A computed fold for a 145-nucleotide RNA from uncultured Baekduia sp., annotated as c-di-AMP riboswitch aptamer (ydaO/yuaA leader). The model forms 96% of the base pairs in the Rfam consensus.
[in-house]
RNA sequence: AGCCGAAUCCCGGCGGCACCGGCCGCAGGGAGCGGGGGAACCAUUGGGUCCGAGCGAUCGGGCCCCGGGGCGAAUCGCCGUCAUCGCACGGCGUAGCGCAGCUCUUGAGCGCGAGCCCGUCAGCUAACCCCGUAGGCGUGAAGAG
Numbered sequence: 001a002g003c004c005g006a007a008u009c010c011c012g013g014c015g016g017c018a019c020c021g022g023c024c025g026c027a028g029g030g031a032g033c034g035g036g037g038g039a040a041c042c043a044u045u046g047g048g049u050c051c052g053a054g055c056g057a058u059c060g061g062g063c064c065c066c067g068g069g070g071c072g073a074a075u076c077g078c079c080g081u082c083a084u085c086g087c088a089c090g091g092c093g094u095a096g097c098g099c100a101g102c103u104c105u106u107g108a109g110c111g112c113g114a115g116c117c118c119g120u121c122a123g124c125u126a127a128c129c130c131c132g133u134a135g136g137c138g139u140g141a142a143g144a145g
Stems, first nucleotide, its partner, number of pairs: 002137003008031004013026005032133006042123001046065008067121001068118004076093006082086001096112004102145005
């Protein structure tokens, strides 16, 4: 020598601060980075009912019940609470994640385990389309390179 994270860099414009270099903010453009949607091929067993195609296996469609999905490490289980029975709240664990330039070694551990969004719809996915580029932390011990 920063760290977590995709969340950085560059350009000109406007505004503010500063007054040798610049810094900050706002909107925009570009690059990089990250994410989502989206064919064919391939994959694909929720239940009930009806219709259609087909000799049939099967395929397609409508309706009803249960919804389902995405970002993220942030899931799942058990127990408890309640005028609310829930995607609720609380407790204990837990998949998983992090612990400070990088790699390795030793031993002890510590912390997090959230939140938000889509709106009945999403498997994969070329072309193509869309979105984000925030926020936070202040560094656990020893040894070797």
The prediction has a mean pLDDT of 76.